[in-house]
Notes:
The RNA shown here (Bacterial RNase P class A) has 359 nucleotides and comes from Arachidicoccus sp. Rfam family: Bacterial RNase P class A. The family's RNA type in Rfam is ribozyme. Rfam's curators write: Ribonuclease P (RNase P) is a ubiquitous endoribonuclease, found in archaea, bacteria and eukarya as well as chloroplasts and mitochondria. The model forms 97% of the base pairs in the Rfam consensus. Taxonomically the source falls in Arachidicoccus (Bacteria, Pseudomonadati, Chitinophagia, Chitinophagales).

RNA sequence: CUACAAGCCCGGGCCAUCGCUGCUGCAAAGCAGAGGAAAGUCCGGACGGCACAGAGCAGUUUACCGGCGAAUAACCGGGUUUCAAUUUCAUUUUGAAAACAGAAAGCGCCACAGAAAAUAACCGCUUUAUUAUGUAAAGUAAGGGUGAAAACGUGUGGUAAGAGCGCACGGCAAAUGGCAGUAAUGCUAUUUGCGGGUAAGCCUUGAACGCCGCAAUGCCACAUAUAGUUGUGUUUGAGGAUUGCUCGUCCGAAACAUAAGUUACACAACAGGGUAGGCAGCUACAUUGCAACAGUAAUGUUGCAGGCAGAUAAAUGAUGGCAUAAAAACAGAAUCCGGCUUAUGAGGCUUGUAGCUUU
Numbered sequence: 001c002u003a004c005a006a007g008c009c010c011g012g013g014c015c016a017u018c019g020c021u022g023c024u025g026c027a028a029a030g031c032a033g034a035g036g037a038a039a040g041u042c043c044g045g046a047c048g049g050c051a052c053a054g055a056g057c058a059g060u061u062u063a064c065c066g067g068c069g070a071a072u073a074a075c076c077g078g079g080u081u082u083c084a085a086u087u088u089c090a091u092u093u094u095g096a097a098a099a100c101a102g103a104a105a106g107c108g109c110c111a112c113a114g115a116a117a118a119u120a121a122c123c124g125c126u127u128u129a130u131u132a133u134g135u136a137a138a139g140u141a142a143g144g145g146u147g148a149a150a151a152c153g154u155g156u157g158g159u160a161a162g163a164g165c166g167c168a169c170g171g172c173a174a175a176u177g178g179c180a181g182u183a184a185u186g187c188u189a190u191u192u193g194c195g196g197g198u199a200a201g202c203c204u205u206g207a208a209c210g211c212c213g214c215a216a217u218g219c220c221a222c223a224u225a226u227a228g229u230u231g232u233g234u235u236u237g238a239g240g241a242u243u244g245c246u247c248g249u250c251c252g253a254a255a256c257a258u259a260a261g262u263u264a265c266a267c268a269a270c271a272g273g274g275u276a277g278g279c280a281g282c283u284a285c286a287u288u289g290c291a292a293c294a295g296u297a298a299u300g301u302u303g304c305a306g307g308c309a310g311a312u313a314a315a316u317g318a319u320g321g322c323a324u325a326a327a328a329a330c331a332g333a334a335u336c337c338g339g340c341u342u343a344u345g346a347g348g349c350u351u352g353u354a355g356c357u358u359u
Stems, first nucleotide, its partner, number of pairs: 001355009013322006020033005035330001039341002042339005047213004054247004059209005064078004079100001080098006101204002106202002108198003122144002124140006152170006171194010217280004226271001228270007239251003254263003285307001287306008
């Protein structure tokens, strides 16, 4: 210097003319005005309304430890395991990932190949039958073969030949102690045991979980018809409320008459009528910037300064000029906030890898 990859910044600013919306103002005028994702509606909440904000069963979600946070979201740090590179074989270092509780509660599954995928014998080895061969029987799981994986590994003794059968050193698992650490966990000692994998198979264990949503909710104005039909019920309880079911609990609609009943009320279904307007919610918020302090960090505390869209069929624009390395792509707010995912252009900065060059 070139190429590739990752991360970060930005994605607009100022002036003039005209125009639109909101707020302030008597007026003149002033101030402000669509994003990093506003998208998806995936996760978590604030806020609003309702609720017995009780129990059981079911269901859904979740799963190493600690911190932070409004949060069950996300984020930060640590631990374990696995993978890649490096290193001296291991150890070490760097980076990445994990749907990171339990396989010693139980049940299932591991194709094909192979004797056998856990109730093992194809080749082989040993012994016996007169036995060199062949055949048969008994023993064997050290050697070979198959496979992703084959009865823990290496050495040694022993044996007819072998085998954790014994011994030594290791590996893995469990239990019990000690030390370090907030903890996960690590190191270590002793004892016992010995095929693995799979729970992203069923399952077991622990933890958590009310519903609906700004078209929520509240207020005002205008208008009208429940004039109806049918059924059930009226405190001996129809119906309603509480994620699904059950239980429990709460709310819940009348008088007269006294043979049948009369009218009224509640619920459900059918049929029918009126209204579609306005205001609030609506943007002062778990808010923005800078600094100091605490902390490995995420983040928090304190101080100072600031107010940065609220439309309602939908405002936030057009033209010209200037500066900058740059103004392009993806793309337009609708209750709001913290995240995740997806789409994306030109330029700048940082880091890494590879190549070229000695300027």
The coordinates come from a structure-prediction model, not an experiment, and the mean pLDDT is 76.